Background: The RNA shown here (transfer RNA) has 74 nucleotides and comes from Thermoclostridium stercorarium subsp. stercorarium DSM 8532. The sequence is in RNAcentral, with records from ENA, GtRNAdb and Rfam. The coordinates come from a structure-prediction model, not an experiment, and the mean pLDDT is 80.
């Protein structure tokens, strides 16, 4: 400097080529259960889908553009 790939919960991640309510799993909190902790069991908070714009009746999804991680080329 150039191509490409990703960015969703505190962590690691799903989310079918767009539809009516965004999940899992761990972690958090709360209760049962124990003499006590742990482990199991329930239930609970937690999200501006990185960020601006655009298409569309309708965007996590598709389309630009900006940022940020990483790999490759030089």
């Nucleotide at each position: 400097g150039g191509u490409c790939a990703c960015u969703u919960a505190g962590c690691u991640c799903a989310g079918c080529u767009g539809g009516u309510u965004a999940g899992a799993g761990u972690a958090c909190c709360a209760c049962g259960u124990u003499g006590a902790c742990a482990u199991c069991g329930u239930g609970g908070g937690g999200g501006u889908c990185a960020c601006u714009g655009g298409u569309u009746c309708g965007a996590u999804u598709c389309c630009a553009g900006u940022a940020g991680u990483g790999a490759c080329c030089a």